Notes:
RNAcentral holds the sequence, with entries from ENA. A computed fold for a 1488-nucleotide RNA from a Pseudomonadota bacterium, annotated as small-subunit ribosomal RNA. It matches the Rfam family "Bacterial small subunit ribosomal RNA". The prediction has a mean pLDDT of 83.
RNA sequence: UUUCAAGUGAGUUUGAUCCUGGCUCAGGGUGAACGCUCGCGGUGUGGAUAAGGCAUGCAAGUCGUGCGGCUGUGAUUUGUGUUUUCGCACAUUUCACAGCAGCGGCAAACGGGGCAGUAACACGUGCCUAACUUACCCUUCAGACUGGGAUAACCUGUCGAAAGACAGGCUAAUACCAGAUGGACCUUAUAUCACACAAGUGAUAUAAGGUAAAGCCGCAAGGCGCUGAAGGAGAGGGGCGCGGCCCAUCAGCUAGUUGGUGAGGUAAUGGCUCACCAAGGCUAAGACGGGUAGGGGGCCUGAGAGGGUGUUCCCCGCCAAGGGCACUGAGACACGGGCCCUACCCCUACGGGGGGCAGCAGCCGAGAAUCUUCGGCAAUGGGCGAAAGCCUGACCGAGCGACACCGCGUGCUGGAAGAAGCCCUUCGGGGUGUAAACAGCUUUUCUAGGGGAUGAAAUCCCUGUUUUAGGGAUUGACAGUACCCUAGGAAUAAGGGACGACUAACUUCGUGCCAGCAGUCGCGGUAAGACGAAGGUCCCAAGCGUUACCCGGAUUUACUGGGUGUAAAAGGCCCACAGGCGGAGGAGAAAGUCUUCUUUGAAAUCUUCACUGCCUAACAGUGAAGACGAGAGAAGAUACUUCUCCUCUAGAGACUGCCAGAGGCCAGUGGAAUGUACGGUGUAGGGGUGAAAUCCGUUGAUAUCGUACAGAACGCCGAAGGCGAAGGCAGCUGGCUAGGGCAGUUCUGACGCUGAUUGGGCGAAAGCGUGGGGCGAGAACCGGAUUAGAUACCCGGGUAUUCCACGCUGUAAACGCUGGGUACUAACUCUGGGGAGUUCCGACCCUCUCUGGGGUAAAGCUAACGCGUUAAGUACCCUACCUGGGAAGUACGACCGCAAGGUCGAAACUCAAAGGAAUAGGCGGAAGGCUGCACAAGCGGUGGAUCAUGUGGUUCAAUUCGAUAGUAACCGAAAAAUCUUACCCAGGCUUGACAUGCUAGUCUCAAUGUCUUCUUCGAAAGAAGAAGAAAGUAGGCUUUGCCUACGGGCUAGCACAGGUGCUGCAUGGCCGUCGUCAGCUCGUGGUGUGAACUGUAACCUUAAGUGGCACAACGAGCGCAACCCCUAUCCUGUGUUACUAGUGUCACAGGAGACUGCCGACUGUAAGUCGGAGGAAGGUGGGGAUGACGUCAGGUCUGCAUGGCCUUUAUGCCUGGGGCUACACACAUGAUACAAUGCUGGGUACAAAGGGUCGCGAAGCCGUAAGGUGGAGCUAAUCCCUAAAAGCCCAGCCCAGUUCGGAUUGCAGGCUGAAACUCGCCUGCAUGAAGCCGGAAUCGCUAGUAAUCGCGGAUCAGCUACGCCGCGGUGAAUACGUUCUCAGCCUUUGCACUCACUGCCCGUCAGGCCAGAGGAGUCUUUCUUAUCCGAAGCUCUACUUAGUAGAGUUAGGAUAAGGGAGAUGACUAGGGCUAAGUCGUAACAAGG
Repeated sequence: UUUCAAGUGAGUUUGAUCCUGGCUCAGGGUGAACGCUCGCGGUGUGGAUAAGGCAUGCAAGUCGUGCGGCUGUGAUUUGUGUUUUCGCACAUUUCACAGCAGCGGCAAACGGGGCAGUAACACGUGCCUAACUUACCCUUCAGACUGGGAUAACCUGUCGAAAGACAGGCUAAUACCAGAUGGACCUUAUAUCACACAAGUGAUAUAAGGUAAAGCCGCAAGGCGCUGAAGGAGAGGGGCGCGGCCCAUCAGCUAGUUGGUGAGGUAAUGGCUCACCAAGGCUAAGACGGGUAGGGGGCCUGAGAGGGUGUUCCCCGCCAAGGGCACUGAGACACGGGCCCUACCCCUACGGGGGGCAGCAGCCGAGAAUCUUCGGCAAUGGGCGAAAGCCUGACCGAGCGACACCGCGUGCUGGAAGAAGCCCUUCGGGGUGUAAACAGCUUUUCUAGGGGAUGAAAUCCCUGUUUUAGGGAUUGACAGUACCCUAGGAAUAAGGGACGACUAACUUCGUGCCAGCAGUCGCGGUAAGACGAAGGUCCCAAGCGUUACCCGGAUUUACUGGGUGUAAAAGGCCCACAGGCGGAGGAGAAAGUCUUCUUUGAAAUCUUCACUGCCUAACAGUGAAGACGAGAGAAGAUACUUCUCCUCUAGAGACUGCCAGAGGCCAGUGGAAUGUACGGUGUAGGGGUGAAAUCCGUUGAUAUCGUACAGAACGCCGAAGGCGAAGGCAGCUGGCUAGGGCAGUUCUGACGCUGAUUGGGCGAAAGCGUGGGGCGAGAACCGGAUUAGAUACCCGGGUAUUCCACGCUGUAAACGCUGGGUACUAACUCUGGGGAGUUCCGACCCUCUCUGGGGUAAAGCUAACGCGUUAAGUACCCUACCUGGGAAGUACGACCGCAAGGUCGAAACUCAAAGGAAUAGGCGGAAGGCUGCACAAGCGGUGGAUCAUGUGGUUCAAUUCGAUAGUAACCGAAAAAUCUUACCCAGGCUUGACAUGCUAGUCUCAAUGUCUUCUUCGAAAGAAGAAGAAAGUAGGCUUUGCCUACGGGCUAGCACAGGUGCUGCAUGGCCGUCGUCAGCUCGUGGUGUGAACUGUAACCUUAAGUGGCACAACGAGCGCAACCCCUAUCCUGUGUUACUAGUGUCACAGGAGACUGCCGACUGUAAGUCGGAGGAAGGUGGGGAUGACGUCAGGUCUGCAUGGCCUUUAUGCCUGGGGCUACACACAUGAUACAAUGCUGGGUACAAAGGGUCGCGAAGCCGUAAGGUGGAGCUAAUCCCUAAAAGCCCAGCCCAGUUCGGAUUGCAGGCUGAAACUCGCCUGCAUGAAGCCGGAAUCGCUAGUAAUCGCGGAUCAGCUACGCCGCGGUGAAUACGUUCUCAGCCUUUGCACUCACUGCCCGUCAGGCCAGAGGAGUCUUUCUUAUCCGAAGCUCUACUUAGUAGAGUUAGGAUAAGGGAGAUGACUAGGGCUAAGUCGUAACAAGG
């Protein structure tokens, strides 16, 4: 100095994370519509759909100063008649005004409407027109002479329903015609000059020919007109460059087509048209075809670049019911002109006529939807006119619509620690809320009254001037409107949406996956901030929401500004045309590029500034500047790109020499193995499998030896090795052939890189064709197995195929899931090939270098994983490809193929995800390590029998309820005859069996209450009633009784009580389980974008995350261990009721002792392990209590507590009876047994721990016994329960359904208790069932344990206890070991699981819904071609007085064929979505 005022995100994939990626939202906008609502004004805006059809009125006329006539009025001249006059009548002359139609002139081509068509010079922009036109207007020059014949109007007549038409007669003109004159006009010719130089144009001169005219007004001056020419202004015609839609599943199009010559036509160029000639023209930079569409200025959005759009206003184009045609004219092929065809409507006398609102209003229709049949020419503008003026649905105004923008109002101030109502509440209170009431104030708005505009100045008339000018008069639809004044009175004026997150705003009630909401995620299954209502709150406000559409956000098509290893996406590979890009130096040009200048980019719009008009704003006006990113022209610059030329050698190629190699093709050849054939030996098997079988074999297999044949593949070398563009290539030898590396630095001189599509070639396996070959292998197929099935996996066979030759196919996980090329950017290491140095030479070694193949890694990159000189790094060039998942690599179409099929390649519909990488867990018929009565080794059981108990099921009036995989089932219940009791039946009570409070009444030396007794009803509860007895404190007084207060009763009522009613998925507390498993976490630090990780991994060790060592970790916490209790040994103290006569077997209390402390070995010098000594006890001595973070919505509302809901003369309370004890059956836990290690009888020995006064109860006596009687002793180391039993001794039994076993049943008894029927226990006698050791399966236990034996206790009147909890006696066996089963812990690994494998998930089938594809066809529409018919008009020809006839062209119609598009179609196949359907188990773990 210039420019500019400016880029925002969120929700949703997951258990969580990062990324990719879609969907959705917040913003702005609209010619809008819909819902609810509504006070006012200003300014805008309003048929987007049916270019569908239209009743009615209006939208284009004007000029008498161009012309003739008719009618009316008035005046005038003359005459006649009537006249007493006024006068009147008729005829005539001239004139004025008004009206009517006509001739004539101008206008009607403007203005107004619409957007159907049009993909085009239609539009935009810039040029050209020397290839053109122009009425009215302006300027200049010149002129306007002489004549003529008609025609409408009018009159007469004819036809017609009408529209209208025809015939005859009269007449005028600025209408028409002829002649004259005329050049700067036109035509022809000549000469010269100029411009241009391709065509051509202009000027001057000469010659020949041609072409004009109108008058009107005025007393006049003059004015308005007329003719020719030239110029101008404005307007128009034509041409050209450039720019702006989609589809290539439209790839080839074109015969007037492209060009030429000539002619016609036009204002004018031109195939514009015609004749002839030539065969051209367009196209991948998209022709042709199809679809869609008026274009622009602008408008909306956006940071911009862009994207979308074309309403109102302006410019241009096109159209005027559909289609064609010309006429007139300066201008049209003409919206309110004409002719014809078509469709439709109207009139008709049926003969024939009339019409075109996409002008303004208005109507119908279709539609979600879009206004008054208004006023006025007052203003602006237009047409005509000399003018006055007339016309003007242009326009100016008003009306309707919240359709949009802008503005105003619905009041303002005060007013309670805060009324009422409503809502919430933890019941204390809080909110609505200064809000209201109330008091004061104001009056925009409103109502009434009064006043009252700007927009108007001209035209016109008068005067006058050189000119500007001066004076006068008239004109307002809007509108009595805007505005102003006065009066009155808060008076007349608030709604809509939302309140789970995104997204500002929260509670209560109702509802109960219902009703409903929802833009996305998602809410609703009984405590919903998400549904509905209410209260409250938030946002906007005369509006608020919803719907539709556009841009934005979306960097989600990426020019600005994206990607392609694994998310979508590198073509299978190579060569190459077009195209794109391209090494070094120099010269020139100046296309790109840059600079300066000129010009255009209409106005409006937009931005900024200033001013003005409406009160302001919106809106509008004036001026200035900018912008309009652009186009055109001129002059310059030359670094870069480009073009031309000259050079160069670093790229590329060639040459010479050397080298490696499964590079390719052809031919020949070799050994092993296999199979077969023949022969020999030899005998019963072989083969095959998880195990088998099919199969082969006594006709001699398998095995073995020999000989021969066949085909296919090439062991060792061999490798992370080599070669090739990829596919791919492997015995050996030869031939032919291609590529590569290194060295030399000899040559050429940019010859290079990439490469769409049509191209060309190569291209595994499988497959196809023809002909061969066929050992082995081997789809299909056949058997055998396996299996629920097994169209599979396994086995035995076996065809095509695999091999060769020639052709086709052209695809693969054709993968490095990584296109090609060039350059640059740390290292280290291994390896193939070549070279240089080093060495006297050679070979190693070593150093260096070029080129291949690998590994580890810096920087960098990446979402991460990973890549990393062989890049996925840093850059450049070229190509291909991607844009949510599914439908789908499908359909249709086209091309290729013999076929199979391949290539190109969608949409409807549907979902809110699909996906990548990594993380934590869980899981695995994954791996490693470790532990446990987990297995194994043992002992004893269960499962079989009978009984007991519990559960399921069934039954029942009720069989109360809960628990119900492990972790329910002798569990809650450590005691169901009543009670318990919650269930059923029946009867009763209703402030209640229980608590607190209030009101009223009543009693207080006394009753309706309490206690006792009793009566009636009753089964009882209860109801009703009678008699008797007992019962406070204080104070006062009128003192032998009263009153008051407190306390205590009763009655009635009100609040409430009560509920084992529901919800354990609303909860507290408590408990079970994993599990007494060794784990679970935190702080700080570190790593990672992050979820997370590290710590807590590895190694050694332990019962242990116990300890050690080491370590990007260092520490800490909850768990482990220890601390606590019992017990084993000893000591000390005390000692009753023990034993006994003073002790401590014993009891109580306190202490000691054990710590890997000592020794040795091993290990790593550690931690520790093993062994030993000592010791009562040795490595936690044994046992108990103790249960981390958490899991199972585990259990319990019926222990208790508790939110919510429900109930209240009942779901509460009381009572009697019944039930919980039922019984075909099934399961679980136990008891007793099946016997001789036993049973029975007799005798005899030894415990511990408990309990006992509503109790334990001795001795003695009675009874067979249960028991009875009895009552000593004991509130307990004293007495009792109390006998311990197994054991030991003696005797019997003799292997049997028994002297085993005891169920069941009968009789007789006992005990408890109000009461043993349902429904108790015990005893005696009799009876004497099943059962002879238990299928599949399954449980407990590692030492004082299992097994076995008895004893005690709680509950309890009694007992169903064989249960449970304890106590002691006797007292074993076995553990090689961790392969397997189960459970658990740690690490690694895979995962498509995360409700976490009881996971996830696939396909067929069956039912329903939906869209698309095919489909015999059918229907509609459009286009093309051919033929025929062919209106009007135009052109031509012929004959003509008019005119007629014919030909050509053409709209349109008909027929035939073909193409495109759409609708519909029995049926067919696939797809998508759907309830918990059926069948299997394909995938995810090694998914078996």